[in-house]
Order: sequence, then C1' cells, then structure tokens
RNA sequence: GCCACCUUAGCUCAGCUGGUAGAGCAGCGGUUUUGUAAACCGCAGGUCGCCGGUUCGAUCCCGGCAGGUGGCU
Repeated sequence: GCCACCUUAGCUCAGCUGGUAGAGCAGCGGUUUUGUAAACCGCAGGUCGCCGGUUCGAUCCCGGCAGGUGGCU
C1' cells in the first nucleotide's frame, strides 16, 4: 500500500425483508435470612463510532473518515 470483516447499555453480544432497540452479566431497590451470599421480583442505564447521501421513514441501504481484527505484498 491492497483486500475482507467488526464498531449497538459499564462488559459480552442479539437485532429477521428499512417501520420509534433487546438479552445475559454487572449496578440500584425490594422479598427472603440473625447477618452476608445465593435465589426470586422490580427499576434504571443507548446521539446504535463520526460526517454526508437515498427514503415518508435508516442500527439496517450507499459513499467517505476514524478505530480494531485477520490476510496479502
């Protein structure tokens, strides 16, 4: 330098064919316990990497940029 893939909650990741985004763990509160842990119930937490484009509408499609992983030279 070239090619492919990835970027979504604090962490690990889902998200079908474009229609207002979820799970587990972690956090907070409650029940239970002499108390802690565990278990159970509930709550909160998101500019979906950034900038544009297409569209009535974009996490999803297109272009560029940034970061990461792998490969080639």
The prediction has a mean pLDDT of 81. This is a predicted structure of a 73-nucleotide RNA (transfer RNA) from a Phycisphaerales bacterium. It was read from a public genome assembly. NCBI's taxonomy places the organism under Bacteria, Pseudomonadati, Planctomycetota, Phycisphaerae, Phycisphaerales. Rfam family: tRNA. It is annotated as a transfer RNA.